The prediction has a mean pLDDT of 87. Predicted 3D model of a 264-nucleotide part of an RNA (large-subunit ribosomal RNA, domain VI) from uncultured Pelagophyceae. Lineage of the source: Eukaryota > Sar > Stramenopiles > Ochrophyta > Pelagophyceae. Its Rfam family is "Bacterial large subunit ribosomal RNA". Rfam links the family to the GO terms ribosome and structural constituent of ribosome. The full RNA is in RNAcentral, with records from ENA.
[in-house]
Context: one part of a larger RNA
RNA sequence: CGUUAGAAUAUUGCGAGGACUUUUCUCUAGUACGAGAGGAUCGAGAAGAACAUACCACUAGUGUACCAGUUAUUGUGCCAAUGGUAAACGCUGGGUAGCUAUGUAUGGAGUGGAUAACCGCUGAAAGCAUCUAAGUGGGAAGCCCACCUCAAGAUGAGUAUUCUUAUCGAGAAGAUAUAAGGUUACGGCAAGACGAGCCGUUUGAUAGGUACUCUGUGAAAGUACAGUAAUGUAUUUAGCAAAGGUAUACUAAUAAACCGAAUA
Numbered sequence: 001c002g003u004u005a006g007a008a009u010a011u012u013g014c015g016a017g018g019a020c021u022u023u024u025c026u027c028u029a030g031u032a033c034g035a036g037a038g039g040a041u042c043g044a045g046a047a048g049a050a051c052a053u054a055c056c057a058c059u060a061g062u063g064u065a066c067c068a069g070u071u072a073u074u075g076u077g078c079c080a081a082u083g084g085u086a087a088a089c090g091c092u093g094g095g096u097a098g099c100u101a102u103g104u105a106u107g108g109a110g111u112g113g114a115u116a117a118c119c120g121c122u123g124a125a126a127g128c129a130u131c132u133a134a135g136u137g138g139g140a141a142g143c144c145c146a147c148c149u150c151a152a153g154a155u156g157a158g159u160a161u162u163c164u165u166a167u168c169g170a171g172a173a174g175a176u177a178u179a180a181g182g183u184u185a186c187g188g189c190a191a192g193a194c195g196a197g198c199c200g201u202u203u204g205a206u207a208g209g210u211a212c213u214c215u216g217u218g219a220a221a222g223u224a225c226a227g228u229a230a231u232g233u234a235u236u237u238a239g240c241a242a243a244g245g246u247a248u249a250c251u252a253a254u255a256a257a258c259c260g261a262a263u264a
Stems, first nucleotide, its partner, number of pairs: 001153001005164007015150004021049007033038001051107005059101004066094005071086006110145001112144002118138004165177004181259004185201005206252003209248005215241003222235005
């Protein structure tokens, strides 16, 4: 821009893409078959592999400053306690959320249709024979469906429900202001390069803060006591804490602007 007024929500599916895999074992059955050796079709069930999708309760990884330990050096006058730097965490031990796989869950079901090779029935031309010429049946991991995703720019532009108008003008020309609705703006996000998407904007829990809590680390500082001292013990499951959860208007979502409808 179109879809022939403007919008919101929900849909149909022309069509497109994806997927379709496979092994072993058990039963049927040591049966049919076969002198024996050997050894099934059909059918039923179980366990896997690879692949795909989703997720983070479990297991495991990461988690660049969340906690602790620790070496050197340097600052805060000194002790103690702490901050900085040491290849873009100095090193080491752990680790929340998030993101992940090695973890967990699920999937490839149906035999529905038309067929290929092939196997048939009936059957002439050609008194026979013949699956074929008329007619007719079966038959594959393949084809069309079925399953998953997208999908009306499917210009063939579909469908349903709901919402929304007045004025000027001779007017189906044109113009103006609005409505429903939308955009900007602002607070944000498990959404994101930017656009986009989604949520919220005081009629409010959207983000921050604060409180509590889950969880992590692992027993703070100070003081007292014991020890010559290093250090240990008590106060003390302490102190501290990022992203999680719940609550709470304390702070900030203010104030506003713009776009946007037609004939009968």